A computed fold for a 350-nucleotide part of an RNA from an uncultured bacterium, annotated as small-subunit ribosomal RNA, central domain. The RNAcentral record of the full RNA draws on ENA, Greengenes and SILVA.
Context: one part of a larger RNA
């Protein structure tokens, strides 16, 4: 390279968003660049193929054809790819009207609980374990009763419910803000898809600056257990864990499942949304959508399983895989304040 593949065997970039590439709806004209037919030149000679011939055969040689699948020009052809040109509304978009939501930003509020501070009440324990000890506590602890500071975290609602591209998002209130669906028309006319690079986003933990610390809780101490305990388990405990502002750029970032678009039996459930029909005054029923689950046909899969949310039938891009270890490891480059992160071998080995 053809070819084979990525849901668990190696394999889907953590996610977007976009360039440049790659594909691209329906009809008509039109050009003739790919595309197909035809002539004409050329496409050395030798090789290969074929037939005939000379070496006793053979190899090998001579001779003739055929071929050289090409490339160049030149006549056409116009199906289909492209180009140009005027169109179409079924892709896709805009406006209207509503509808759901922890979606995101920023600013104020509240109640519960935990610890601390005052006071009051009261007295010998309290805590903590398997059992204990370290610890508190006659300087009045624990329990209780009121007052207070002051961080963080929102019980119940809460649901295999919601949103959101993905990390992710959960008291209330207000303001500013994305996106999504539904319906009934209009518009716009292919404007789409999908994306190497770039750009931004990206959970925890880690790093700077300056704050802020109730709770817990790496390091670290101490008691315990133990043969030993650098540990499980107990009493404390400091970064951290909160915020701002800026960095890291990674995680079993997972559905271990890239994205669109079409198609292909069905059954139950549930949010949301239209409309219809009875029924009414709880709301059920049924019918299109647009989600989220659980089964299961067909087919697919080594098996498990998937199954209109495909791992099923095709098309289109994009990424990535090629036997274990060495190694996601050296070296060089970019990145980083650092910690490190990214790109990525090879020698030996089996």
């Nucleotide at each position: 390279u053809u070819g084979g593949g990525c849901g668990u065997a190696a394999a889907g970039g953590g996610c977007g968003u976009c360039u440049a590439g790659g594909u691209g709806g329906c009809a008509u004209g039109u050009c003739a660049a790919g595309u197909c037919a035809g002539a004409u030149g050329u496409g050395a000679a030798a090789u290969c193929c074929c037939u005939c011939g000379g070496c006793u055969u053979a190899a090998c040689c001579g001779a003739g054809g055929a071929a050289c699948u090409g490339c160049a020009c030149u006549u056409g052809a116009a199906a289909c790819u492209g180009g140009c040109a005027a169109g179409c509304u079924a892709g896709a978009g805009u406006a209207c009207u509503g509808a759901a939501g922890g979606g995101g930003g920023c600013a104020g509020u509240g109640g519960a609980a935990u610890u601390c501070c005052c006071g009051g009440u009261g007295u010998a324990g309290a805590g903590g374990u398997g059992a204990a000890a370290u610890u508190c506590g006659u300087a009045g602890a624990u329990a209780u009763c009121g007052g207070g500071a002051g961080g963080a975290a929102c019980a119940c609602c809460a649901g295999u419910g919601g949103c959101g591209a993905a990390g992710g998002c959960g008291a209330c209130u207000g303001c500013c803000u994305g996106g999504u669906c539904a319906g009934a028309u209009a518009c716009u006319g292919a404007c789409a898809c999908u994306g190497a690079a770039g750009c931004g986003c990206g959970a925890a933990a880690g790093c700077g600056u300056g704050g802020g610390u109730a709770g817990c809780a790496a390091a670290c101490a101490g008691g315990a257990u133990u043969a030993g305990a650098u540990a499980c388990c107990c009493u404390g405990g400091u970064a951290g864990u909160c915020c701002a502002c800026g960095c890291c750029g990674u995680a079993a970032a997972c559905g271990a499942u890239g994205g669109a678009u079409a198609c292909u039996a069905g059954u139950u459930a549930u949010u949301u949304u239209g409309g219809c029909c009875g029924u009414u005054g709880g709301u059920c029923g049924u019918c299109g959508g647009a989600g989220u689950a659980a089964c299961g046909u067909a087919g697919c899969u080594a098996a498990c399983g998937c199954g209109u949310u495909a791992a099923g039938u095709a098309u289109c891009c994009c990424g990535c895989c090629u036997g274990g270890g060495g190694g996601g490891u050296a070296c060089g480059g970019c990145c980083g304040c650092a910690a490190g992160g990214u790109u990525a071998a090879a020698a030996c080995u089996c």